Transfer RNA from marine bacterium AO1-C, 74 nucleotides, folded computationally. RNAcentral holds the sequence, with entries from Rfam. Its mean pLDDT, the model's own confidence on a scale to 100, is 81. Rfam family: tRNA. Rfam links the family to the GO term triplet codon-amino acid adaptor activity. From the family's description: Transfer RNA (tRNA) molecules are approximately 80 nucleotides in length.
RNA sequence: GGUGGAGUAGCCUAGCGGCCAAGGGCGCCUGGUUUACAUCCAGAAGAUCGUAGGUUCGAAUCCUACCUCCACUA
Numbered sequence: 001g002g003u004g005g006a007g008u009a010g011c012c013u014a015g016c017g018g019c020c021a022a023g024g025g026c027g028c029c030u031g032g033u034u035u036a037c038a039u040c041c042a043g044a045a046g047a048u049c050g051u052a053g054g055u056u057c058g059a060a061u062c063c064u065a066c067c068u069c070c071a072c073u074a
Base pairs, nucleotide, nucleotide: 001073002072003071004070005069006068007067010026011025012024013023018057029043030042031041032040050066051065052064053063054062
């Protein structure tokens, strides 16, 4: 350099054009329980979906370019 794959809350992950302006687990925060911690129970917060454009009535999802990471290959 070429080809392919991946990028969604602090971490892991679901999503396959409208039912989802984003669900779940862990974690963090608050309250309860406890002498206290842990466990357990209840509640709350947190992602404009790598960036910028395009298509569409409508995009995390389709297209293009770029960025980062991984694999294969020269």